RNA sequence: CAAAUUGUUUUCUAGGGUUCCGGGUCUUGCAUAAGGCUGACUGGUCCGAGAGAAAACGCAUUGGCAGCAAAAUGUCGAUGUCCACGGCGGGACAAAAGCCCGGGAGAA
Numbered sequence: 001c002a003a004a005u006u007g008u009u010u011u012c013u014a015g016g017g018u019u020c021c022g023g024g025u026c027u028u029g030c031a032u033a034a035g036g037c038u039g040a041c042u043g044g045u046c047c048g049a050g051a052g053a054a055a056a057c058g059c060a061u062u063g064g065c066a067g068c069a070a071a072a073u074g075u076c077g078a079u080g081u082c083c084a085c086g087g088c089g090g091g092a093c094a095a096a097a098g099c100c101c102g103g104g105a106g107a108a
Base pairs, nucleotide, nucleotide: 007057008056009055010054011053012052015047016046020044021043022041023038024037025036026035027034028033058081059080060079061078062077063076064075065074066073083103085106089101090100091099
């Protein structure tokens, strides 16, 4: 300097905030309660990882069986699916984030 690769979905988790619920607090009210504020409120709902987890499917290689003249194909398994440092800034939803831009810029 150049080239190539890193599959999809679901359920979770680390993490994240504050629409709704609950908590706290203030105000009003005789009162059940209503309204305001609060995430330097553990929480429920919610968002949630390329570089976190699990599963299913997919893909690659391969074995058995079915199938056939031989195949194609189908089915049941086995193995593999590695590696991976990373901004600033911007974007969405109520809002934020390890979400998305993004395995990007850059570094190595």

The prediction has a mean pLDDT of 81. A computed fold for a 108-nucleotide RNA, annotated as Guanidine-I riboswitch aptamer. It was read from a public genome assembly, where an Rfam model found it. Rfam family: Guanidine-I riboswitch aptamer. Its family is annotated with regulation of gene expression in the Gene Ontology. Rfam describes the family as follows. This family represents a conserved RNA structure found upstream of the ykkC and yxkD genes in Bacillus subtilis and related genes in other bacteria.